[in-house]
RNA sequence: AACAUGAGAGUUUGAUCCUGGCUCAGAACGAACGCUGGCGGCAGGCUUAACACAUGCAAGUCGAGCGCGUAGCAAUACGAGCGGCAGACGGGUGAGUAACGCGUGGGAAUCUACCCUUGACUACGGAAUAACGCAGGGAAACUUGUGCUAAUACCGUAUGUGUCCUUCGGGAGAAAGAUUUAUCGGUCAAGGAUGAGCCCGCGUUGGAUUAGCUAGUUGGUGGGGUAAAGGCCUACCAAGGCGACGAUCCAUAGCUGGUCUGAGAGGAUGAUCAGCCACAUUGGGACUGAGACACGGCCCAAACUCCUACGGGAGGCAGCAGUGGGGAAUAUUGGACAAUGGGCGCAAGCCUGAUCCAGCCAUGCCGCGUGAGUGAUGAAGGCCCUAGGGUUGUAAAGCUCUUUCACCGGAGAAGAUAAUGACGGUAUCCGGAGAAGAAGCCCCGGCUAACUUCGUGCCAGCAGCCGCGGUAAUACGAAGGGGGCUAGCGUUGUUCGGAAUUACUGGGCGUAAAGCGCACGUAGGCGGAUCGAUCAGUCAGGGGUGAAAUCCCAGGGCUCAACCCUGGAACUGCCUUUGAUACUGUCGAUCUGGAGUAUGGAAGAGGUGAGUGGAAUUCCGAGUGUAGAGGUGAAAUUCGUAGAUAUUCGGAGGAACACCAGUGGCGAAGGCGGCUCACUGGUCCAUUACUGACGCUGAGGUGCGAAAGCGUGGGGAGCAAACAGGAUUAGAUACCCUGGUAGUCCACGCCGUAAACGAUGAAUGUUAGCCGUCGGGCAGUAUACUGUUCGGUGGCGCAGCUAACGCAUUAAACAUUCCGCCUGGGGAGUACGGUCGCAAGAUUAAAACUCAAAGGAAUUGACGGGGGCCCGCACAAGCGGUGGAGCAUGUGGUUUAAUUCGAAGCAACGCGCAGAACCUUACCAGCCCUUGACAUGCCCGGCUACCUGCAGAGAUGCAGGGUUCCCUUCGGGGACCGGGACACAGGUGCUGCAUGGCUGUCGUCAGCUCGUGUCGUGAGAUGUUGGGUUAAGUCCCGCAACGAGCGCAACCCUCGCCCUUAGUUGCCAGCAUUCAGUUGGGCACUCUAAGGGGACUGCCGGUGAUAAGCCGAGAGGAAGGUGGGGAUGACGUCAAGUCCUCAUGGCCCUUACGGGCUGGGCUACACACGUGCUACAAUGGUGGUGACAGUGGGCAGCGAGCACGCGAGUGUGAGCUAAUCUCCAAAAGCCAUCUCAGUUCGGAUUGCACUCUGCAACUCGAGUGCAUGAAGUUGGAAUCGCUAGUAAUCGCGGAUCAGCAUGCCGCGGUGAAUACGUUCCCGGGCCUUGUACACACCGCCCGUCACACCAUGGGAGUUGGUUUUACCCGAAGGUAGUGCGCUAACCGCAAGGAGGCAGCUAACCACGGUAGGGUCAGCGACUGGGGUGAAGUCGUAACAAGGUAGCCGUAGGGGAACCUGCGGCUGGAUCACCUCCUUU
Repeated sequence: AACAUGAGAGUUUGAUCCUGGCUCAGAACGAACGCUGGCGGCAGGCUUAACACAUGCAAGUCGAGCGCGUAGCAAUACGAGCGGCAGACGGGUGAGUAACGCGUGGGAAUCUACCCUUGACUACGGAAUAACGCAGGGAAACUUGUGCUAAUACCGUAUGUGUCCUUCGGGAGAAAGAUUUAUCGGUCAAGGAUGAGCCCGCGUUGGAUUAGCUAGUUGGUGGGGUAAAGGCCUACCAAGGCGACGAUCCAUAGCUGGUCUGAGAGGAUGAUCAGCCACAUUGGGACUGAGACACGGCCCAAACUCCUACGGGAGGCAGCAGUGGGGAAUAUUGGACAAUGGGCGCAAGCCUGAUCCAGCCAUGCCGCGUGAGUGAUGAAGGCCCUAGGGUUGUAAAGCUCUUUCACCGGAGAAGAUAAUGACGGUAUCCGGAGAAGAAGCCCCGGCUAACUUCGUGCCAGCAGCCGCGGUAAUACGAAGGGGGCUAGCGUUGUUCGGAAUUACUGGGCGUAAAGCGCACGUAGGCGGAUCGAUCAGUCAGGGGUGAAAUCCCAGGGCUCAACCCUGGAACUGCCUUUGAUACUGUCGAUCUGGAGUAUGGAAGAGGUGAGUGGAAUUCCGAGUGUAGAGGUGAAAUUCGUAGAUAUUCGGAGGAACACCAGUGGCGAAGGCGGCUCACUGGUCCAUUACUGACGCUGAGGUGCGAAAGCGUGGGGAGCAAACAGGAUUAGAUACCCUGGUAGUCCACGCCGUAAACGAUGAAUGUUAGCCGUCGGGCAGUAUACUGUUCGGUGGCGCAGCUAACGCAUUAAACAUUCCGCCUGGGGAGUACGGUCGCAAGAUUAAAACUCAAAGGAAUUGACGGGGGCCCGCACAAGCGGUGGAGCAUGUGGUUUAAUUCGAAGCAACGCGCAGAACCUUACCAGCCCUUGACAUGCCCGGCUACCUGCAGAGAUGCAGGGUUCCCUUCGGGGACCGGGACACAGGUGCUGCAUGGCUGUCGUCAGCUCGUGUCGUGAGAUGUUGGGUUAAGUCCCGCAACGAGCGCAACCCUCGCCCUUAGUUGCCAGCAUUCAGUUGGGCACUCUAAGGGGACUGCCGGUGAUAAGCCGAGAGGAAGGUGGGGAUGACGUCAAGUCCUCAUGGCCCUUACGGGCUGGGCUACACACGUGCUACAAUGGUGGUGACAGUGGGCAGCGAGCACGCGAGUGUGAGCUAAUCUCCAAAAGCCAUCUCAGUUCGGAUUGCACUCUGCAACUCGAGUGCAUGAAGUUGGAAUCGCUAGUAAUCGCGGAUCAGCAUGCCGCGGUGAAUACGUUCCCGGGCCUUGUACACACCGCCCGUCACACCAUGGGAGUUGGUUUUACCCGAAGGUAGUGCGCUAACCGCAAGGAGGCAGCUAACCACGGUAGGGUCAGCGACUGGGGUGAAGUCGUAACAAGGUAGCCGUAGGGGAACCUGCGGCUGGAUCACCUCCUUU
């Protein structure tokens, strides 16, 4: 010195906090598998079949106990026997065992060979027998008869210190020699040591779905037995013994020191090493011996194997090696007794698979190496790239060094104290050569250190959890790079940890899992005050023990380490002893505060029984009375002319008790309600007299226990499961209606469950208040009122608690005591078993399998067939349409060679297309081109360009003609054209779900946010809500908010009034003039186009809160409350639309998916839809007349005028680059006529003849004239637009454009009706509420059925294990009895005896058998439910008031979710009322 010491993360949600499971990071291993592998040291190595074993070895030794045989001359050696000691140790294994087996600590009634110490003795005799000889039997193993022989083999006698027994007289009881001078032995006895046997306290796995077990069982007495106590055994007697502190039974298991893990407490484990136990093929048994019921001994039975001459025999690797088998898996048929031990022996020595070593194996721990320094062209190669570079990377190469390990050569130990060394020519040392022989594995989405490219395309695959992969994968595979560990690295398995997810340390139960439905009470647990005693618990000291090894500490030895050695500390335990006495316990005494009793009062739907009352429903009788009644959303079934309903009177019967009535009362809970009486339980208050801790809780137990249900007997008015009918509906086994049976009621008996709820166990004490209410007392003089006190019952609220919601003296706060219960979701409160029940069923109560969640509270949204407020041509009030007809146009569909493509509810469909005959054009057919129609770069030639001819459908091809553009430093260069090769061009190809940009939409709706502060654990809230107000989050007031931003509004444009300035192409009042504002003149007016003014709820009245604002047929004003219109579109939503406007990533095509050309198509046509035009006529058609606009456009143009034509138009052509010329005619209007018809309406369709544009009018343009004259007579269901210069109606212009307008964009003319209002439909905004939704209701989600797979229950039975009862059989064995047969030692002269043996008998008993039980497991036709499974069927039960509120218990019914009845709950929305609280 023996000390240090405690980490979290991922995953439920849109997000949050919590609860709660799953998973990961750590350490370890007798491990295995995959890839890889240089050396050494130290360790370890069948965890599975206690499965079977070939072969060899593993226990012998002694001639100094004995005789004999063989060899030898002998000494001597060898051999088999008799005899002694040892084979009970050492070695193996863990099957059995839940036990005094083990651990720990004690105990008394014992034995102990060899060893040590001490004492005594070692005398005298006797009879056999193996070996051996002879004769046999047998295949063999082996064995029989007979004869001989020895001993430290066997027997007797003597002695007997001491020992043992005793009836105290006595009795019992030993020995062995060897060899030659010294030892080794032998016997008896005592003591020790060692080892062993026995007994006891405590500790030692799970199951109660094992609750009762026990007959030698428990005890006693006598006897027997043992080394020894004892029912250990036996006879008799008694009836005990064990058990909820878990007996018995079942399952599992060798126990411990220790090992692993952990901060610890614990948890798991029991390989190697060490202690104990048990076993030795399975079962039984004894013998010998000091010791065994004996691994390498014996006997018997059984199974198996082997030999056999078939008669009979032999065997036991869980010893060391080794073999087969099993298995994911575990080594050599090695060396030596040199060391350490063991056996025998006087010893030499022999034996020893104990042991010491070696071999194999990365199985583990530890150490070492695979080189070191320098080296930038930052080499090459690889990979990436924004093409610049970066990285691999000082890495390599190169240069200079070193030699550990391995290799080669030499020397060579300790281990041995005299000899003896397997290891071993080993460790170690010296010398030598040469960078030489020596690096891999896993990972790189997060957890978790480490990132890119390519390939693949929900495939292949990965994955510990979350999850990744559907064409841009840091997640799959490969590569480059990186990270980690390193002769290993990963994976799998197992244990502990993290896990406070079993909570002793150290958790919970209102809503997350969890308080028994309630009480009484047994055992148990806990328990008021004071005094004393005791010292069991408790505390302190001492002693014994806690084996060694291990762990820890300090030293030391192998070069270090692992490893080993020495010493210490520790071993938290048990026993014992001494002391302390506060607390707990125990004993004694006392007390009154807890508890109870007594006395006097009080309230009450407390309970049971009996009696009784009125209202109402129904029924019956009678009267009045007539056609309906009843019922519903609307109806029908039903009742009624045989008289209902209605109404009056009388009667019958059953059930329930209006108002009072109240978060009022009573009761333990369930529950209890008219009134009266009887009996009866509990509670409260007051008084303080009595008892003196008598108390609290309460496992089991017992009782009570709504509704439904069951049994027996009554009763039955109403209501009403089932059932019937009518409706509703797609269906309607429902909701609604009409009926209606059990039942509901009573008596007696069962059942024993409910959301049996305050989802809150009982009891006691402590901790702010305020306001109600019920019962009692006291005080103030009171039936009022106030104060106070005790007991109940409510609301709000502080501290505190809580995940939050909330609870808060009636706790969910702070404490104590006792009981019950929980440990992820589902499977399942199910199966099996038990108990209870008549049944229904109740109670107790799992597992396999499956998922990564299930859940609580709160938040933000979204949604609701929830609520409130508000707005909008949203409805309503109106006007006009669409939907019917014909045509135009777009779409779908169909067709086609092609009918190019896109757009798809609103928000696609007269949309892209502001204009498809060619072109456009992207589509189709055919003919052509391939550096290309277009861009850049390189090389060559320089012709240009352009024109003509021929061929062709054209693109194009051929031929001819034709010739020089610009600059120049004269070299050339540029433009342009032709040719060539390569980079590349090109793509209206794909992906709008890879994108930018642009656009639509909610919506011109009033919203969307931020900073700071504050509140909340947090998501978030507040602000932004509230009261008013507004078109508006517009403004005002209030307010834990104060400010700000994007939106609103305003600023912008235009129209409406005025003013100023300026007058040409505009205008003309006055003056002149003309056909004409034509001209002069003028700029007042109109107008034009620049700039200003004006309107702000500014003024008045009312109202409102003195505000904001609102109202006024108020004023003034051209205009009045944003004056009208436009532009302007917040944060965001829809993976909205567009890759075919454009841009662009990726992919794809490259003599084609590119480019050119001709022709065709986009224009098709049984059909359906959208948007329009024209109509159906008289508010009209036709003819005539002729007045008044405003936008705009115009040079490849508008085109006047004139002429021609019926007309479209043509010819000619002035003017105009436009306030000048022109398009340009406005039309509705007015007048006349037609007179209700398929028409003088309507104009489709068709024929003929023309016009224009254009290269071209067939497919496929527009227009004109003549002729033709279809449908259509106001449009079903449904649906659209519009609130004022609007709808309706009328024409005009423009873009596109050669031509083509019913479409689109603009312009003006004429010019209405209606709005009570917000109930309803649609859309939207704000607040609030519910939610199981968050892809957000187009959400979520339930059950049957069908299919596939998985595990499981039942199941006629069947197979096996285990256990048990009764009976039968009874090997070997010992015991007892018998022993007529046999018999050496002793006695006897002998006969014979004593004693012994074989044999026989009896009980016990293994295996086996028969019959019947218990229990466990396997299989099992068929069958039940359960679970899982991208796109199956039927419905829609639940979540919103989920469209009938839901749920619980129970009963009935139904394809299925479910429906209905009865009772209960709020864990129900909404509205109203009552009560209470807060504020005023």
Background
Small-subunit ribosomal RNA from Rhizobium leguminosarum bv. viciae, 1480 nucleotides, folded computationally. The organism belongs to Rhizobium leguminosarum, within Bacteria. The prediction has a mean pLDDT of 85. Rfam family: Bacterial small subunit ribosomal RNA. Its family is annotated with structural constituent of ribosome and ribosome in the Gene Ontology.